[in-house]
FMN riboswitch aptamer (RFN element), 129 nucleotides, folded computationally.
RNA sequence: UAUUACCUUCAGGGACUGGUGCAAUUCCGUACCGGCGGUAUGGCCUGGUGCCGAGCCCGCGAGCCCUUUGGGGUUGAUCCGGUGAAAAGCCGGGGCCGACAGUUAAAGUCUGGAUGGGAGAAGGUAGUU
Numbered sequence: 001u002a003u004u005a006c007c008u009u010c011a012g013g014g015a016c017u018g019g020u021g022c023a024a025u026u027c028c029g030u031a032c033c034g035g036c037g038g039u040a041u042g043g044c045c046u047g048g049u050g051c052c053g054a055g056c057c058c059g060c061g062a063g064c065c066c067u068u069u070g071g072g073g074u075u076g077a078u079c080c081g082g083u084g085a086a087a088a089g090c091c092g093g094g095g096c097c098g099a100c101a102g103u104u105a106a107a108g109u110c111u112g113g114a115u116g117g118g119a120g121a122a123g124g125u126a127g128u129u
Base pairs, nucleotide, nucleotide: 002128003127004126005125006124007123008122009121010120015030017029018028019027031109032108033098034097035060036059037058038057042052043051044050045048055096056095063074064073065072066071078094079093080092081091082090100112101111102110
């Protein structure tokens, strides 16, 4: 340094808004939010084997369904312009999406399962290299 096993800790954000209405934080208007890993024509500095850089490109997670309990299935959304050799990732602009259950009325933002689970991150111990 790499790798295997085990242990510990950590690991999701957002409306005291206006209107209509008997009733809506669910509709309409407006506002707001963006898990984890990968990729990188950008950015930063201390210039390196460095750090940061995608909700809608690839994969994963939670949820839901099935199960022989090993696992399997399912699970949203992006265009235009610019630069360039090349853009899915950069710059500018516009657009779109968001589990399940509940509810005086339909929920990304309320309540609940959940003081849960978890992609994974950091650190530690032991073995091997």
Model confidence (mean pLDDT): 80 of 100. Its Rfam family is "FMN riboswitch aptamer (RFN element)". From the family's description: The RFN element is a highly conserved domain that is found frequently in the 5'-untranslated regions of prokaryotic mRNAs that encode for flavin mononucleotide (FMN) biosynthesis and transport proteins.